[in-house]
RNA sequence: GGGGCGUUAGCUCAGUUGGGAGAGCGGCUGCUUUGCAAGCAGCAGGUCACCGGUUCGAGACCGGUACGCUCCA
Numbered sequence: 001g002g003g004g005c006g007u008u009a010g011c012u013c014a015g016u017u018g019g020g021a022g023a024g025c026g027g028c029u030g031c032u033u034u035g036c037a038a039g040c041a042g043c044a045g046g047u048c049a050c051c052g053g054u055u056c057g058a059g060a061c062c063g064g065u066a067c068g069c070u071c072c073a
Stems, first nucleotide, its partner, number of pairs: 001072007010025004019056001027043005049065005
C1' cells in the first nucleotide's frame, strides 16, 4: 500500500425483508434477611464510531473518514 471482517447501553453482544432500538451481566430503588449474599418486583441508562448520499422513512443500502482484528505484498 491492497483485500476481508468488525464498530449498537458501563461490559459482552443480538437486531431476519428499510418502518418497535433490544437481551444478558452490571448500576439504582423497593421487598425479603439480625446483617451480607442469593432471590423477587421495578427503574434508569443510546450522537446505532464520524461525515455525506439514496429514500416518504436508514442501526440495516451507497460513498468517504477514523479506529480495531485478520490476510496478502
The RNA shown here (transfer RNA) has 73 nucleotides and comes from a Phycisphaerales bacterium. Model confidence (mean pLDDT): 83 of 100. NCBI's taxonomy places the organism under Bacteria, Pseudomonadati, Planctomycetota, Phycisphaerae, Phycisphaerales. Its Rfam family is "tRNA". About the family: Transfer RNA (tRNA) molecules are approximately 80 nucleotides in length.